[in-house]
RNA sequence: GGGCCUGUGGUCUAAUGGUAUGAUAUUACCUUCACAGGGUAAAGAAAGAGGUUCGAUUCCUCUCAGGCCCA
Numbered sequence: 001g002g003g004c005c006u007g008u009g010g011u012c013u014a015a016u017g018g019u020a021u022g023a024u025a026u027u028a029c030c031u032u033c034a035c036a037g038g039g040u041a042a043a044g045a046a047a048g049a050g051g052u053u054c055g056a057u058u059c060c061u062c063u064c065a066g067g068c069c070c071a
Base pairs, nucleotide, nucleotide: 001070002069003068004067005066006065007064010024011023012022018054026042027041028040029039030038031037047063048062049061050060051059
């Protein structure tokens, strides 16, 4: 330099053109003499920009970051 793949809460992860799922972690409450465990609830996310579309996390382009291969 060229080609391919990936990017979703703190972490891991699912699905999909129509309000983003679950686990784990965190916080509060209940349970306990206390801790652990258990139960209930809450907060927490689409790498960035543009385009297509009535509607984009999803499709397209560029950029960024990471990985693999070739030279």
Model confidence (mean pLDDT): 82 of 100.
Transfer RNA from Candidatus Pacearchaeota archaeon ex4484_26, 71 nucleotides, folded computationally.
The sequence is in RNAcentral, with records from ENA.
Its Rfam family is "tRNA". Rfam links the family to the GO term triplet codon-amino acid adaptor activity. Rfam describes the family as follows. Transfer RNA (tRNA) molecules are approximately 80 nucleotides in length.